[in-house]
Context: one part of a larger RNA
RNA sequence: UGACGGGGCCCCGCACAAGCAGCGGAGCGUGUGGUUUAAUUCGAUAUUACACGAAGAACCUUACCUGGGAUUGACAUGCAGAUGGUAGUGAAGCGAAAGCGGAACGACCCUUCGGGGAGUCUGCACAGGUGCUGCAUGGCUGUCGUCAGCUCGUGCCGUGAGGUGUCGGGUUAAGUCCCGUAACGAGCGCAACCCUUGCCCGCCGUUAUACGUGUCAGCGGGGACUGCCGGCGGUAAGCCGGAGGAAGGUGGGGAUGACGUCAAGUCAGCAUGCCCUUUAUAUCCAGGGCUACACACACGCUACAAUGGUCGGUACAAAGGGCAGCGAAACCGCGAGGUGAAGCGAAUCUCAAAAAGCCGGUCGUAGUUCGAAUUGCAGGCUGCAACUCGCCUGCAUGAAGCUGGAGUUGCUAGUAACCGCGCGUCAGCUAUAGUGCGGUGAAUACGUUCCCGGGGCUUGUACA
Numbered sequence: 001u002g003a004c005g006g007g008g009c010c011c012c013g014c015a016c017a018a019g020c021a022g023c024g025g026a027g028c029g030u031g032u033g034g035u036u037u038a039a040u041u042c043g044a045u046a047u048u049a050c051a052c053g054a055a056g057a058a059c060c061u062u063a064c065c066u067g068g069g070a071u072u073g074a075c076a077u078g079c080a081g082a083u084g085g086u087a088g089u090g091a092a093g094c095g096a097a098a099g100c101g102g103a104a105c106g107a108c109c110c111u112u113c114g115g116g117g118a119g120u121c122u123g124c125a126c127a128g129g130u131g132c133u134g135c136a137u138g139g140c141u142g143u144c145g146u147c148a149g150c151u152c153g154u155g156c157c158g159u160g161a162g163g164u165g166u167c168g169g170g171u172u173a174a175g176u177c178c179c180g181u182a183a184c185g186a187g188c189g190c191a192a193c194c195c196u197u198g199c200c201c202g203c204c205g206u207u208a209u210a211c212g213u214g215u216c217a218g219c220g221g222g223g224a225c226u227g228c229c230g231g232c233g234g235u236a237a238g239c240c241g242g243a244g245g246a247a248g249g250u251g252g253g254g255a256u257g258a259c260g261u262c263a264a265g266u267c268a269g270c271a272u273g274c275c276c277u278u279u280a281u282a283u284c285c286a287g288g289g290c291u292a293c294a295c296a297c298a299c300g301c302u303a304c305a306a307u308g309g310u311c312g313g314u315a316c317a318a319a320g321g322g323c324a325g326c327g328a329a330a331c332c333g334c335g336a337g338g339u340g341a342a343g344c345g346a347a348u349c350u351c352a353a354a355a356a357g358c359c360g361g362u363c364g365u366a367g368u369u370c371g372a373a374u375u376g377c378a379g380g381c382u383g384c385a386a387c388u389c390g391c392c393u394g395c396a397u398g399a400a401g402c403u404g405g406a407g408u409u410g411c412u413a414g415u416a417a418c419c420g421c422g423c424g425u426c427a428g429c430u431a432u433a434g435u436g437c438g439g440u441g442a443a444u445a446c447g448u449u450c451c452c453g454g455g456g457c458u459u460g461u462a463c464a
Base pairs, nucleotide, nucleotide: 001464002463003461004460005459007458008457009456010455011454012453013452015448016447019411020410021409022408023407026302027301028300029299030298031297032296033295034293035292042053043052064288065287066286067285068284069283073126077125078124079123080122081121082120083119088105089104093100094099108117109116110115128277129276131275133273137271138270139266140265141264142262144260149188150187151186152185153184154183155164156163157162167180168179169178170177194254195253196252197251199222200221201220202219203218205216208213225248228242229241230240231239232238304404308363309362310361311360312359313358314357320351321350322349325344326343330339331338332337370401375396376395377394378393379392380391381390417440418439419438420437421436422435423434
């Protein structure tokens, strides 16, 4: 100087408390451990791994296994040689395919007409490697933490390590600001500048509207600054209350992550040193596996019902996607879906029905008209192909489950909770995931003793 303390003081944070909804019990989905396996590819492992890399594993992907091939190679560059029926196309035949095979057809550019180029073949250099090392690395990322800190120049103090500044009194979300002060300034952080949302104005008006028009959309401005008043405070910074205002003291949300820490993570995104491999650890193909299943954990979905289930009627969104696409009306089908083809590169057409809600009927506390797992049968769709291993529909079947032990998670407002809608990936989909969007819309916070994490000052130390 730090780090640490079941030392002290001060102060924060959904940290506790106060509340609301859960998880932990059930069934199922997904991930992981374990076990199994020819293989169940690899990585991630307290917080900071476990719906994580996976924003899409039937083949492909694919890195794994089994079997079958080919060896200058699936891909690049260079050198040498060869090459005219050459390159290319490629029938029969073998084969699961890859590959082997080779009938037949059959080119291009330049040219001084010698040839050269391209291509192909042979050989040599080499290619290749998701092989190893993240403890050799770059880059990127997680985390402490959007915490308020981390430093520098000069000066001053100290033999020195170092200190001071950065401390003290107030104040703030903040090393934010004010005052004091051997310090005076400055940098990276904080804040602001950026995006979005809430209010107003102007301009423009397509595709909104019957027209007028301007809900709306686009663009550009304005508006909030403790500016005004009162109180408190030191005449400070600021705090409390009030007015006006759509909005008030950072208005709400986002982007933005200091010096550094964890030899944190990633050699499998990419790049890259070293090592290893070269008829194989490279490469092609078929099939299988990544989907196994006594079990254990993690994240979720659906429930256990009457604030509900079911049937009929009826209302109101936002944000998005669409041409190898979205696909209307109409018709067929109980339905998934099919036929159909209008319109639309889309404020025009379309996906598209929003759902919870509201109105009425029914069920009457029951393992039920709750719950939907499981299984059987019959169908539909995508795709070369749904056996391993897809999704959807109808009929039948109707399991566990009657609110979940110890423990544990999220959330302070348009939030939680509940409700549906879209998108990316994508042929299809195991999405209940992820990421957005709107609809309905709470309860509670006395307080900081305690748990966890953090900041400042100080103290002890046999630790560095």
This is a predicted structure of a 464-nucleotide part of an RNA (small-subunit ribosomal RNA, 3' major domain) from a metagenome. The full RNA is in RNAcentral, with records from SILVA. The coordinates come from a structure-prediction model, not an experiment, and the mean pLDDT is 84. Its Rfam family is "Bacterial small subunit ribosomal RNA".